The RNA shown here (Bacterial RNase P class A) has 382 nucleotides and comes from Dechloromonas sp. Dech2017. The prediction has a mean pLDDT of 78. It was read from a public genome assembly, where an Rfam model found it. The source organism's lineage runs through Bacteria, Pseudomonadati, Betaproteobacteria, Rhodocyclales and Dechloromonas. Its Rfam family is "Bacterial RNase P class A". The family's RNA type in Rfam is ribozyme.

[in-house]
């Protein structure tokens, strides 16, 4: 230094002038003024997990449902993360190969519990898709036909039959190579290889084993089909919830004042229902105030861990509106980019995605460009 691949911070700068919002502070009845200070993000987003708060219900269990799923571990927590298995996939330096091509790390990717409980399910192909099956093919040992022959037999054909090697379909077709073996073949037999079960070892574990024995190999897929087996979840959400509290309407209580009138039903009459003033309460409503930001916080530093995260000590206070502020204008610098130009350099360009509403932890997705670092490999230099 390059190439690959992962990761982390950063998100244009100062200035002036005009505004906007809370806070201190002063003045002012008061409306508001004046000073000082503070005011968006890595994603504020999507609302997809997961917690704090809150209120409801509630000793509590269980059905229904939902969600998670290899193993250990971090955490309040979790579907997050961290380390590790184990399975895919890829090359990169090498390494076999005449070649084609083959091996071959990290580093990605994985909803990675069960398929010797049950139910299913598998388009198109193909014989056959799961308790196996035969188009092509292979064979005719046995049977059967036919020709031959005096007989044994020999040919032959391919009707019973037999096979599952080879071709063929397909994602997928009941382990691979070799050999014996047989009419043809076939774990039918053996060696080696792969697989399964028992043990032993190793490891917390998942798994691993170059160990030891058994077995021809019985056990295909598919749970992101129902299921089953395990751990987890009660509901609702700051428009939660508390407080303060008007005018009008209604409601309770007392006290006054009437038993008349009024009003409604009805052609009318009785009848029947409704109705006054004043106090004084108590609920809700608009409306106001709180919830609101000190917090699983943030930053240094040290200790313990592979990490993730977790002690301890110093420090630090960092936006809280509410139709909902956090801006706009000029002015200088200005990165990526284009252009010229061998080069110094000139000249043009002008910042991406976006905008907090209870608070945090995460995934996800958006994202101009710019700095750093791991990890492999490779060259160069010492």
């Nucleotide at each position: 230094a390059a190439a690959g691949u992962c990761g982390g911070c950063u998100a244009g700068g100062c200035a002036a002038u005009c505004g906007c919002u809370g806070c201190g502070u002063g003045c002012g009845c008061a409306a508001g003024c004046a000073c000082g200070g503070g005011g968006a993000g890595g994603a504020a987003a999507g609302u997809c997990c997961g917690g704090g708060c809150u209120c409801c219900g509630u000793u509590g269990g269980g059905c229904a449902g939902g969600a998670u799923g290899c193993c250990a571990g971090c955490u309040a927590a979790c579907g997050g993360c961290u380390g590790g298995g184990c399975g895919c996939c890829a090359u990169a330096a090498g390494c076999c190969g005449c070649a084609a091509g083959g091996c071959g790390a990290a580093a990605g990717c994985g909803a990675c519990g069960g398929a010797a409980a049950g139910u299913g399910c598998a388009a198109c192909a193909g014989a056959a898709a799961g308790c196996a099956a035969a188009c092509c093919g292979c064979c005719g040992a046995u049977g059967g036909c036919g020709u031959c022959g005096c007989a044994a037999g020999a040919c032959g054909c391919a009707c019973a039959g037999g096979c599952a090697a080879g071709g063929g379909u397909g994602a997928a077709a009941c382990g691979g190579u070799g050999g014996g073996g047989u009419a043809a073949g076939a774990g039918c037999c053996c060696a080696c290889c792969g697989c399964g079960c028992c043990g032993g070892c190793g490891g917390u574990a998942a798994c691993g084993u170059u160990c030891g024995g058994c077995g021809g190999c019985a056990c295909g897929g598919c749970a992101a089909a129902c299921c089953c087996c395990a751990u987890c979840c009660g509901g609702a959400g700051c428009a939660a919830g508390a407080c303060c509290a008007a005018a009008u309407a209604g409601g309770g209580a007392a006290g006054c004042g009437a038993c008349a009138g009024g009003c409604g039903u009805g052609g009318c009459c009785c009848g029947c229902g409704c109705u006054g003033c004043u106090u004084c309460c108590g609920g809700g409503u608009a409306g106001g105030u709180u919830g609101c930001u000190u917090g699983a916080g943030c930053c240094u530093g040290u200790c313990g861990g592979u990490g993730a995260c977790g002690g301890c000590a110093g420090g630090c206070c960092u936006a809280g509106a509410g139709g909902a502020a956090u801006g706009a204008u000029u002015g200088c610098c200005g990165a990526a980019c284009c252009c010229c130009g061998c080069a110094a350099g000139g000249g043009g360009g002008g910042a991406a995605c976006a905008g907090a509403a209870c608070c945090c932890g995460g995934c996800u997705u958006a994202u101009c460009g710019g700095c750093c670092g791991g990890c492999u490999u490779u060259c160069c230099a010492c």